Predicted 3D model of a 99-nucleotide RNA (c-di-GMP-I-GGC riboswitch aptamer) from Evansella tamaricis. The organism belongs to Evansella, within Bacteria. It matches the Rfam family "c-di-GMP-I-GGC riboswitch aptamer". The literature on the family includes a 2017 paper in Proc Natl Acad Sci U S A by Weinberg et al., "Bioinformatic analysis of riboswitch structures uncovers variant classes with altered ligand specificity". Its mean pLDDT, the model's own confidence on a scale to 100, is 83. Of the family's consensus pairs, 91% are formed in the model.
RNA sequence: CUAGAAAAAGGCAAAUCUAUUGAAAAAUAGAGACGCAAAUCUAUGGAUCUAAGGGCGUGAUGACCUCUCCUCUUGCCUAAGAUGGCCAGGAUACCUAGG
Numbered sequence: 001c002u003a004g005a006a007a008a009a010g011g012c013a014a015a016u017c018u019a020u021u022g023a024a025a026a027a028u029a030g031a032g033a034c035g036c037a038a039a040u041c042u043a044u045g046g047a048u049c050u051a052a053g054g055g056c057g058u059g060a061u062g063a064c065c066u067c068u069c070c071u072c073u074u075g076c077c078u079a080a081g082a083u084g085g086c087c088a089g090g091a092u093a094c095c096u097a098g099g
Base pairs, nucleotide, nucleotide: 001098002097003096004095011036012035016031017030018029019028020027021026034085040091041090042089044088045087046086047083048082049081053078054077055076056075057074059072060071062069063068
């Protein structure tokens, strides 16, 4: 430097359960192993998930009866939220084999 067939020093840990945090997606810790040769780190690009907040509407109550507004209900859009175990990009590293 290239590769990951086999093996090994070892490593990580899906679903699920419990606790905590969060509006949610999800995260963290413990238990647990479906899998993983970067399943280590990183949200830059794409993709996916969520929609509290924000925007625009529906319906109802009330205020006012001119414009409109409060509260509730319900629908759509929206990432600044989330996923690195979705794919690229970037950074770094163990073992084995070959050069």